Small-subunit ribosomal RNA from a metagenome, 1436 nucleotides, folded computationally. The RNAcentral record of the sequence draws on SILVA.
[in-house]
RNA sequence: GGGAUGGUGGAAAGUGGCGGACUGGUGAGUAACACGUGGGUAAUCUACCAUGAAGUGAGGAAUAGCCCUUCUAACGGAGGGAUAAUACCACAUACGGUCUUGUCUUCACAUGGAGACUUGAUCAAAGAGGGGGAUCUUCGGACCUCUCGCUUUUUGAUGAACCCGCGCCCCAUUAGCUAGUUGGUAAGGUAACGGCUUACCAAGGCUCCGAUGGGUAGCCGGCCUGAGAGGGUGACCGGCCACACUGGGACUGAGAUACUGCCCAGACUCCUACGGGAGGCAGCAGGCGGGAAUAUUGAACAAUGCACGAAAGUGUGAUUCAGCGACGCCGCGCGAGGGAUUGACGCUCCUCGGAGUGUAAACCUCGAACGAAUAAGGACGAAGGAUAUACGGUCAAUACCCGUAUGUCUUGACGGUACUUAUUACGAAGCUCCGGCUAACUCCGUGCCAGCAGCCGCGGUAAUACGGGGGGAGCUAGCGUUGUUCGGAAUUACUGGGCGUAAAGGGCUUCUAGGCGGAUUGACAAGUCAGAGGUGAAAACUAUCGGCUCAACUGGUAGCUUGCCCUUGAAACUGUCAGUCUUGAAUGCGGAAGAUGUGCGGGGAAUUCACAGUGUAGCGGUGAUAUGCGUAGAUAUUGUGAAGAACACCGGAGGCGAAGGCGCCGCACUGGUCUAGCAUUGACGCUGAAGAGCGAAAGCGUGGGUAGCAAACAGGAUUAGAUACCCUGGUAGUCCACGCCGUAAACGAUGGAUACUAGGUGUGGGAGGUUUUACCUCUCGUGCCGAAGCUAACGCAUUAAGUAUCCCGCCUGGGGAGUACGGUCGCAAGGCUGAAACUAAAAGGAAUUGACGGGGCCCCGCACAAGCGGCGGAGCAUGAUGCUUAAUUCGAUGAUACGCGAAGAACCUUACCCGGGUUUGACAUGCCCCUGACAGCUCUGGAGACAGAGUUUUCCUUCGGGACAGGGGACACAGGUGCUGCAUGGCUGUCGUCAGCUCGUGUCGUGAGAUGUUGGGUUAAGUCCCGCAACGAGCGCAACCCUUGCUAUUAGUUGCCAUCUGGUAAUGCUGGGCACUCUAAUAGGACUGCCGGUGAUAAAUCGGAGGAAGGUGGGGAUGACGUCAAGUCCUCAUGGCCCUUACAUCCGGGGCUGCAAUCGUGCUACAAUGGACGGUACAGAGAGCCGCAAGACCGCGAGGUGGAGCAAAUCUCAAAAAGCCGUCCUCAGUUCGGAUUGGAGUCUGCAACUCGACUCCAUGAAGUCGGAAUCGCUAGUAAUCGUAGAUCAGAACGCUACGGUGAAUACGUUCCCGGGGCUUGUACACACCGCCCGUCAAGCGAUGAAAGCCGGGGGUGCCCGAAGUCGUUGCUCUAACCUUAGGGAAGAGCGCGCCGAAGGUAAACUCGGUGAUUGGCGCUAAGUCGAAACAAGGCA
Repeated sequence: GGGAUGGUGGAAAGUGGCGGACUGGUGAGUAACACGUGGGUAAUCUACCAUGAAGUGAGGAAUAGCCCUUCUAACGGAGGGAUAAUACCACAUACGGUCUUGUCUUCACAUGGAGACUUGAUCAAAGAGGGGGAUCUUCGGACCUCUCGCUUUUUGAUGAACCCGCGCCCCAUUAGCUAGUUGGUAAGGUAACGGCUUACCAAGGCUCCGAUGGGUAGCCGGCCUGAGAGGGUGACCGGCCACACUGGGACUGAGAUACUGCCCAGACUCCUACGGGAGGCAGCAGGCGGGAAUAUUGAACAAUGCACGAAAGUGUGAUUCAGCGACGCCGCGCGAGGGAUUGACGCUCCUCGGAGUGUAAACCUCGAACGAAUAAGGACGAAGGAUAUACGGUCAAUACCCGUAUGUCUUGACGGUACUUAUUACGAAGCUCCGGCUAACUCCGUGCCAGCAGCCGCGGUAAUACGGGGGGAGCUAGCGUUGUUCGGAAUUACUGGGCGUAAAGGGCUUCUAGGCGGAUUGACAAGUCAGAGGUGAAAACUAUCGGCUCAACUGGUAGCUUGCCCUUGAAACUGUCAGUCUUGAAUGCGGAAGAUGUGCGGGGAAUUCACAGUGUAGCGGUGAUAUGCGUAGAUAUUGUGAAGAACACCGGAGGCGAAGGCGCCGCACUGGUCUAGCAUUGACGCUGAAGAGCGAAAGCGUGGGUAGCAAACAGGAUUAGAUACCCUGGUAGUCCACGCCGUAAACGAUGGAUACUAGGUGUGGGAGGUUUUACCUCUCGUGCCGAAGCUAACGCAUUAAGUAUCCCGCCUGGGGAGUACGGUCGCAAGGCUGAAACUAAAAGGAAUUGACGGGGCCCCGCACAAGCGGCGGAGCAUGAUGCUUAAUUCGAUGAUACGCGAAGAACCUUACCCGGGUUUGACAUGCCCCUGACAGCUCUGGAGACAGAGUUUUCCUUCGGGACAGGGGACACAGGUGCUGCAUGGCUGUCGUCAGCUCGUGUCGUGAGAUGUUGGGUUAAGUCCCGCAACGAGCGCAACCCUUGCUAUUAGUUGCCAUCUGGUAAUGCUGGGCACUCUAAUAGGACUGCCGGUGAUAAAUCGGAGGAAGGUGGGGAUGACGUCAAGUCCUCAUGGCCCUUACAUCCGGGGCUGCAAUCGUGCUACAAUGGACGGUACAGAGAGCCGCAAGACCGCGAGGUGGAGCAAAUCUCAAAAAGCCGUCCUCAGUUCGGAUUGGAGUCUGCAACUCGACUCCAUGAAGUCGGAAUCGCUAGUAAUCGUAGAUCAGAACGCUACGGUGAAUACGUUCCCGGGGCUUGUACACACCGCCCGUCAAGCGAUGAAAGCCGGGGGUGCCCGAAGUCGUUGCUCUAACCUUAGGGAAGAGCGCGCCGAAGGUAAACUCGGUGAUUGGCGCUAAGUCGAAACAAGGCA
């Protein structure tokens, strides 16, 4: 150094043992002893563990790994050979176990249990390791001892199994289910009871206290919510159950019918050499898919726990940690202090002054709580384990082993951890909301658009509601949305609701189950109450004390766990049992009323029909007609007869009946009720789901009957139509018998029973008393009015809707809908039961105030009526619509626009159109710069605006300058008849000069509200009087004001003139006067004051006297609260918007004047009450100097020339006209009428062409009194006649004012219109020009039916039948044991049999989807047809 053998360590295969039934996952199934809770097993098992007792003796036969050969693609095998065990087999022993024979004790709720003794039978086992003195040895060991194991058995613990009471979702449109089903006997099977299984026998078992069926679902401790009771829920953590790809099955084992074991069938995925194989993440990560959405293919066994092991230890996606996610809970930070004597910039708003953001920022200082970074330190979680020594135990032993103490070594995934110290302002705010609920407001944009919205609702040109900005409010590392649950919700009402009219009393009665039940005594102790005990797991929750710096989190203690069970008591109440009682109930005896019911018989009136007589032309019917009947004799009338139906008066808020309902008279049968006392029974009672019966009218079936009435139908009317209302006819039906139907506003919209709680007044039945035509008392009915009480109110009120008890029925917003589907009843019609989808935010009750009514009552008005005159017809004027136009400017539009704004458009006005100009402007104010006047006048160009030229040129001064008008330039600004009268002020119209409209206090009512203000009278009047729960007051009415009518006083010029005077042809002309008239100021006068009647003796009213005037003398001004979003932004003012070389402004011209048509308001007429001509008389009120203008002259005339007088009781306009006196015209398109047109003129005005008025001459249209319809007016009014004025250069037939002449009629309030008051109805409140219904047409939505079609589910019958247990006198094979050596025993395999999953098949059931077509339903700004309802809704 190599080899063999042996030892030790590591790795691998196998035998064997234990564990893989735990841990972990999930919630598919399951409505069940699955779960929860409390019990039972005397009907049970239990590996490992603890404990007591007894053992562990002696043998045998194999087999894997391994070796050899061999098959297969693979997975996997096949054959041969060798070998071990605590693997396997038989034997021995039996403390004991099991079975069995017999005896005894004891316990128990039945079957029965436990224990002791006894007879017989039967049943076990395995070794391994450490150490060792004597003795023996084949040198391996025997033997002794310790530890671990093994066998039998006792008891326990743990775990499991089975049984039972109670609890445990929805549907009755699921009412009957069940054949191993229920029980018994016997056997089998199981750890064990048991139909668990089998055979036989019996016919049971469950169910309205919900069986069966269907749907849904794991259950609980708990969790969320709630004051609680409850309601919802079952994530995390914990207990139980079930499942492991789907279905079936057993094996092994102490335990499984076994998540990462086996077999079979099925679906799916993968591999394949096509023969065959493999697989199961609802373990941890991870992937894919689906989805609104849910994480890392992490670290470690350090701790806790589990399995194995003697132990070290090994394993462990259990677990402990880390990662991701604001998903939740908790804590912390994003800085703190200072900083303006008016507050920076920016932004926003603005009343343009300012205000807000806001000490906020900037800036200065501070300190280190969060994070981060840097540097330094640094835990708890570790208990154990190994080893050494000492002591103790065990043992023969100072050895081994075990225990205790001490020392040493050693174990941390988290972890670069928590934590501590030092430094640095380096890092760090969002989300929602701001109309109300609900904290928080402004600007802009938008213009029913865009959009918002939890509910109500915002948005249509001033949006706190949309979008943006500024500001603000709330919460804050979050905020908001969505979904879900509970709450509020007493809105399912146990606690804790209701039913007359709001949703809701069954149509009525009877009765079963059920619920409830009079007085009294005793017993029991089920309910009930009290005490004690067991249980009610832990966690959670509550209280309290601790540990992390606090908290979340977590530990200790106590409570809670409201329940169940066991036990000991109590005995009032309920209950049960036993006994008694009479008051509830019932029965008997006397009496009473009644349209109670059923059947039979009888009666008269009326209607219709038939026959006969008389008689003649109509009858009948209606708002008015017609259809119809009638000369073939109706209607009318008389007589006789027939038929059917209904029963006048009595008759009544009356009677009877359970309700429906019942009415001539008599008889028979019959139910109920009431009343008086006496007797009897002795709680026999009340209610009543289901069930049964009754149940108007209409309708149905069969057979009769049919006078009248009368759906349908026919005809006639009405009507736009009239399938209606009205009329003439008329069939079912109405009537009877029998049988159905089973509903009504079957109503008192009020279930039944009992008791209690003021009265008054009628009426029906009975009884008692008495002073007997009557009254009092009791009782049963039936009405009215009312107290307390109740009610939302209305109302109810001993006949309750009051106070209570018992039982039944019913309701839970409107529509869809009493519908659909299903079931059930019916001959049918249809009834009973009875949803959902969808849809909208209300539907509904009672009462209030209005408004309205083809409701009522009262009253007024030129409202009607009675009258007079008009309009509507003609021509013209004027305004409007429409049309036209370059423009025909704008506004006003039923009454309440239309001769209106406009009291006056040729230019102007003028706002419109065309054209030409100007741009700080035609007009205002301020400021800056320049100039030094401007204006005016003259000339030129132009259509003009305008432009250019010429002339002329302010004041003060301290001489520096200043002031001011104007012009030029720049800036602020001017300007707008542009829009919005629906942003407004003011003003105005209308209801309406109608008599109303309100308030304070009080009272009534829950309240809205009422009262007052209504009532009786009266008035023009809410005027006044009286009464009255009202008393007062205000705005309105009236009066005060103006004017007119009478008188007086004062004053007399410009007015007047009686007397006096002068004068004239004449005149107040003159002197004079102020008497009269008049003027204009002040007074008086008229107040129902006086008389009489009526009336409440009031208010008042009627009549009268006097008076100028008489009942507000006549007229005017004066217009309550309010209505019509009435009218006006074009009178004016004004918010907002819009234009700014134009939507401003100036100028020329045009237009507002345009003309197929229509309407309103007027003028003139149509004639003789007139027209024409001539003569002649009488007013009032106004206006006038930019004016009125006389006399005179000219013109036919409009007018012209001229100018006296007058700023006016002086002068002028200015003549009044109708009237009166004469003449002509004589009924006609005229001597009516005057349009139109031609010609000629005048006046105004720069200018009469578009586009003025007037004059003269000529022309001479329509029109002969006006359809339907409609207007004004009641006395100095209508009608008629003229006059003046404003505006205005000129231009009225309009408007306003003035006087002259000067009527008729009003019975009256029925009707039309409008208004006022009271009352009534109302489904109206934008208020009847309201509301509202149905068909049809269109769109959309959900839903039912439907020939069918498709799919799911669970069962049933039959067929086939895998794996597998069990059975098997079949066949084959086989090591252990026995053997007489043949075989037996035992086992294995195969075959067969029962059962049996999947599969197939048949007939049904059930659920869902879909379906041509079809039915209704709902919804949808402005569709069609009608007009059904609300008022007497026009027919209640």
Model confidence (mean pLDDT): 85 of 100.